[in-house]
Context: one part of a larger RNA
Molecule: small-subunit ribosomal RNA, central domain
Organism: metagenome
Formats: sequence, structure tokens, C1' cells
RNA sequence: UUGGGCGUAAAGGGCAUGUAGGCGGUUUUUUAAGUCUGGUGUGAAAUACUACAGCUUAACUGUGGGAACGCAUUGGAAACUGAAAGACUAGAAUCAGUGAGGGGUAACCGGAAUUCCUUGUGUAGGGGUGAAAUCUGUUGAUAUAAGGAAGAACACCGAUGGCGAAGGCAGGUUACUGGCGCAUGAUUGACGCUGAUGUGCGAAAGCGUAGGGAGCGAACAGGAUUAGAUACCCUGGUAGUCUACGCUGUAAACGAUGUGCACUUGGUGUCGGGGUUUCUAAGCCUCGGUGCCGUAGCUAACGCGUUAAGUGCACCGCCUGGGGAGUAUGCCGGCAACGGUGAAACUC
Repeated sequence: UUGGGCGUAAAGGGCAUGUAGGCGGUUUUUUAAGUCUGGUGUGAAAUACUACAGCUUAACUGUGGGAACGCAUUGGAAACUGAAAGACUAGAAUCAGUGAGGGGUAACCGGAAUUCCUUGUGUAGGGGUGAAAUCUGUUGAUAUAAGGAAGAACACCGAUGGCGAAGGCAGGUUACUGGCGCAUGAUUGACGCUGAUGUGCGAAAGCGUAGGGAGCGAACAGGAUUAGAUACCCUGGUAGUCUACGCUGUAAACGAUGUGCACUUGGUGUCGGGGUUUCUAAGCCUCGGUGCCGUAGCUAACGCGUUAAGUGCACCGCCUGGGGAGUAUGCCGGCAACGGUGAAACUC
């Protein structure tokens, strides 16, 4: 519990696709289901409403009247919605041209660094810290030079920049492949928007099987610190981090802002197109992204402000005091971990 709300107070689903449903451009004709307007029947009486009357008044009682509305039936109207038929091109899509991009998948290649191994030079320390110690080194370390091996990540470019629905994406080359912008024309002719259930994608951690394992590093061990130190600091170090296949399905999955469309002063950067001009190291116009500042307006304020949190429409999701609690229970999913759905008592 609404004529209310959802950036930060409770509240936008993590993201998409799409079924049912809801909503839907311009125009002509027809129809008459919705809609509007008459007639008839019916919706018992009492009660209620209303006019009058009767008990001295009132309560009470009696007589009369009336609409509204529902249902059925029968006439009429045709603006709007629906239905049927036809037409259109401003929405949407397709084709042709062109452009940018870390969009995705696979294969191959590269250099710097790190660690380890071998060899040479070389000698007493190295490492680490606030200071130390654990650790490492005369079985020759650290340093330096040459050679080899391995795995992971890609400095500079790099950006307030680009791409992607979101998660996310960055060394180079090739192959396959998705989406997007712009300009002009042609074609289709409303094919559209949203979207319960469903389906797919979905960081990190985690799980299964098989590999891989350089560095880093939960757990763990030791050294310090400290009153203690199950930490912060240091020395080590297993899972993991990497690959393939399969699962998990959650995040402050954030712009804490659902999607689509339309409308509403401006200024200034930047990215990708197009047009035009001698303001040419450039200007002007225009389309699409991405930032900043701000008008009106909105907002509790902060702030938002043509990328709206302004003004409207369509559809979906969600909220309803704090705690109990994202708990219990049931059901569904999962190998498990756990996830989804999700209360109440009680209490303030």
C1' cells in the first nucleotide's frame, strides 16, 4: 500500500537474446466488438433518499415519487480503439561505397626482464631492515662475462584515447569471424518498442580431469616487533596464479543511474566519418561517440543539466521502519563449496 517512489535515504534485474503479454507511424473504405445514445423487460417487499400525511412533537408509522447503476433484448451514431481489405514512406531493415578500432577465436613469431643450469674472471662477504635476525657464502657466493633452459607478462607508444551488450579487451604477423560510424542512391513497406517464464554470455576466487610451474604467493615454517602479535616488516614456501576441456553463476558485476523513442539555451576539449572555403600550421557546416563547464528546469541537499537526475510516452524489474535475516524451512540447481527463491516468532 499510494494521485508515492528507486544516483547517495528502502528500491534498476550483472548483461543480452527472445516466447506469451502490453504498447504501436501516415492514409482510404468497410464493419460495429469496445465506446456513445434511445426504447422495452427485469433487478420482490422492507430498508436508504425525497415530498406530504397520522399519533400534542420527536422517535415511530403511513401514502406517493425518483434517479443512478447492473443484466438481457432491440433501434441508432461512427470521432477514437479493435477487426477486415487496400495504399504510403518520415520508423525499422536490406543491398551497393567507404572508414576507424586492445571486439572475438586459433596458429605462429619476437625482444627486455626474472629464476635456474654450465663455464670463465674474481675474493669475502652477500642479502635484508626503522634497526636486526632467520637466510646465503671459502664445497668460492654477491658482482661481472659468455652459452643454455623454462614459464609468465608484454616497457615506450598510452591518452582525460579506442572497441565490446555486460563481464571485459593491449608485443607482432597471418587466417577465420561479430558488431559499429559516415555519405549517396536503390529496394522492402510498420516488418517496430518493451519483454513475465525460458535460453545464452558472465571478473576474481573455488571445484573436477589432464598438463605446466619462472616469478608472485593464501595456508604453513622460521626471524623480528610487541605486554601479547595466531598481524603489519623480513627469510622461505604449498595450493593457486598459466593451458585444454568441463563445472560454479556470484562481486562496490558501479554511472551505486533499466531499455527504447520524442522534445528542451549554450560554451569548450577530444576520437571516427562527410561536405565546403584561401581565416590553409587553419576556418565554417554536419553526423556519430567520449569528457569538462554551465542556462532553464529538477533535487532534501550534494549535485544532474541534449550522454538529464529536465519535459513526456511505452514496457519490464524492484521498494514499503531498524534488528531478527539474506537466517530458518520447503522446493529448484550444484561433484562440493555454495547459489536461487525466501518467512515468522520475538524485540526496539